[in-house]
RNA sequence: UUAUCCAGAGUGGCUGAGGGAACAGGCCCGACGACGCCACAGCAACCUGGCCUGGCGCGCCUCCACGCGUCCGGCUCGUGGUGCUACUUCCUGCCCGAUUGAACGGGAGAGAUAA
Repeated sequence: UUAUCCAGAGUGGCUGAGGGAACAGGCCCGACGACGCCACAGCAACCUGGCCUGGCGCGCCUCCACGCGUCCGGCUCGUGGUGCUACUUCCUGCCCGAUUGAACGGGAGAGAUAA
C1' cells in the first nucleotide's frame, strides 16, 4: 500500500487470577480454573503446491493436435508458509442518514491477519 474481518473450527497437560488490544461506558468469560504457555487435533484458503476451462505467446515449415511459458477464472484437493479455533474485531465512542427518543443503516478512525 492492497484485500478481508456477522461464516468456520477444541481436547489434554502445566500454571493460578484476572481476561475479552489501549482508555471510558456497557455486556460477558473466569477457582466447575478463565487468560497465557505447551502438545495434539481441527478450521480456513491469504501465499505456495495440485487439478480443470479459457485467452495470449513460443516451439513444431503451415493448420490441427501436442508440448512449454504466462495471465484471468473455477474446484476446495490441502504438500508447505502464515493465521485462526467464547461473544460481529463482544458492542458503543467520531461523522452522516433515519427516529420524539432508542433500537437501526452507511462511513471514518483504531485494531487484527495476509500478500

RNAcentral holds the sequence, with entries from MGnify. The RNA shown here (SAM riboswitch aptamer (S box leader)) has 115 nucleotides and comes from a soil metagenome.